A computed fold for a 114-nucleotide RNA from a marine sediment metagenome, annotated as c-di-GMP-I riboswitch aptamer. Model confidence (mean pLDDT): 83 of 100. The sequence is in RNAcentral, with records from MGnify.
RNA sequence: GCAAACCCGUCGAAAGUCGGGGGCGCAAAGCCACCGGUCUAAGGGAUUCCGGAGGCACGGCGGAAUGAGGAACUGCCGCGCCGGGGACUGAGUUCUAGGACAGCGGGGCUGCCG
Numbered sequence: 001g002c003a004a005a006c007c008c009g010u011c012g013a014a015a016g017u018c019g020g021g022g023g024c025g026c027a028a029a030g031c032c033a034c035c036g037g038u039c040u041a042a043g044g045g046a047u048u049c050c051g052g053a054g055g056c057a058c059g060g061c062g063g064a065a066u067g068a069g070g071a072a073c074u075g076c077c078g079c080g081c082c083g084g085g086g087a088c089u090g091a092g093u094u095c096u097a098g099g100a101c102a103g104c105g106g107g108g109c110u111g112c113c114g
Base pairs, nucleotide, nucleotide: 001026002025006021007020008019009018011016024103030109031108032107034106035105036104037101038100039099043096044095045094046093047092048091049090054082055081056080058078059077060076061075062074063073
């Protein structure tokens, strides 16, 4: 000089981050996710269960919102695809990093005085 657990607040789906308190430790406990490792799993994939008929993409015209629009949301129509050989939604299990950890190891960069 820094600041673990823990407490309060903040952001985050979480892991965790940031700020304050705190002080286990640290001679790079300064910085960087490049390699290995660890953590998390929102989103995505696989699968199981419930349930039982709709779902999705594109185009057109509207609604709502706005000062006026775009996107997102939403109604109708057209067209195509998927769906009782069970779709869509929901719940569970599992895989997955593009999310984290530099106070897990390696590596890289930087560093005042004695």